[in-house]
Context: one part of a larger RNA
RNA sequence: UCUAUUAAAGGGAACUCGGCAAAAUAGCUCCGUAACUUUGGGAGAAGGAGUCCCAGCUCUUGUGGUUUACUGCAAAAGCUGGGCUAAGAGACUAGGAGGACACGACUGUUUAACAAAAACACAGGUAGCUGCUAGACCGAAAGGUUGUGUAUAGCUGCUUACUUUUGCCCAGUGUCAGUACCUGAAAAUCCUGUUCAAGGGAAAGAAGGGCUGAUAAACGGCGGGGGUAACUCUGACCCUCUUAAGGUAGCGUAAUACCUUACCAUUUAAUUGAUGGCUUGCAUGAAUAAAGUAACGAGGUCCUUACUGUCCCUUGAUAGAGCCUA
Numbered sequence: 001u002c003u004a005u006u007a008a009a010g011g012g013a014a015c016u017c018g019g020c021a022a023a024a025u026a027g028c029u030c031c032g033u034a035a036c037u038u039u040g041g042g043a044g045a046a047g048g049a050g051u052c053c054c055a056g057c058u059c060u061u062g063u064g065g066u067u068u069a070c071u072g073c074a075a076a077a078g079c080u081g082g083g084c085u086a087a088g089a090g091a092c093u094a095g096g097a098g099g100a101c102a103c104g105a106c107u108g109u110u111u112a113a114c115a116a117a118a119a120c121a122c123a124g125g126u127a128g129c130u131g132c133u134a135g136a137c138c139g140a141a142a143g144g145u146u147g148u149g150u151a152u153a154g155c156u157g158c159u160u161a162c163u164u165u166u167g168c169c170c171a172g173u174g175u176c177a178g179u180a181c182c183u184g185a186a187a188a189u190c191c192u193g194u195u196c197a198a199g200g201g202a203a204a205g206a207a208g209g210g211c212u213g214a215u216a217a218a219c220g221g222c223g224g225g226g227g228u229a230a231c232u233c234u235g236a237c238c239c240u241c242u243u244a245a246g247g248u249a250g251c252g253u254a255a256u257a258c259c260u261u262a263c264c265a266u267u268u269a270a271u272u273g274a275u276g277g278c279u280u281g282c283a284u285g286a287a288u289a290a291a292g293u294a295a296c297g298a299g300g301u302c303c304u305u306a307c308u309g310u311c312c313c314u315u316g317a318u319a320g321a322g323c324c325u326a
Base pairs, nucleotide, nucleotide: 001321002320003319004318005317006316007315008314010312011311014310019307027051028050029049030048031047036041038161052083053082054081055080056079057078058077060075061074062073063072064071065070084088096305097304098303099302100301101300103297104296108120109119124159125158126157127156128155129154130153135146136145137144138143162292163291164290165289167222168221169220172219173218174215175214176213177212178211181210182209183208189202190201191200192199223241224240225239226238227237250284251281263277264276265275266274267273
């Protein structure tokens, strides 16, 4: 010096990306317990008090004795008096707590050996296919699975508890349905080819396409310019170009905002942080779900309290390694 333990005056997160690590809390009994809430929770909320030993007593229960007055033993709860220590759950064992956000409802699952999560799943919602010799899947086939099930079922896609909702667009792409008509291959048919053949032509015509319609919890999409109110500003209102339709309700500097450390407020002595507002949103937005949301989270962010060698600022102790010499 290192490794592993351990102690630390005063301060107490000033350390650091970040309280990482450590410290603190801790059992049981009694008291007490907020917002919010899906009325179940939240909750061990928070916050307090007690806890050892000896003696006596009270009450209750169990089980005996004796006979209904008592009494033995055991257990639980309690009261009074006394004893000792710095300390009585004395070691061991053994939650730190609270507040505010975003995400995901939850328990669960996952990258065996760098990722446990906001990813996957989930109950619930919704759409499509399917009447059983079904649909979907495996298999050249025989046959098998779903299922010895039968639409309150099975398969497939999207979304994801719950609450309030889910706007407009079918022009494009897709899917479904229809279609008098147009188009539409080979084979086969008919005609032709001086004979055979190659070849040429005709009619008919499947799917598909054209054409018509439906469909967005199908893939997806959801504008620009100009003017206008008796201060100014703004623009309910008007005009115009244009589209299939021009983004509704909500939410909004957001896990989405370039400018951006936007602006205002709260928090700090000081804040690119956090929270609450505002919001013309580079480029939010409704099952690619939108907005809320109790409970939950070894998940992410901020704050308060407790606590501490994280730090100010280092130091001591114990054990081992290392180093030097023999």

Large-subunit ribosomal RNA, domain IV from a Candidatus Nanoarchaeia archaeon, 326 nucleotides, folded computationally. The organism belongs to Candidatus Nanoarchaeia, within Archaea. Its mean pLDDT, the model's own confidence on a scale to 100, is 86.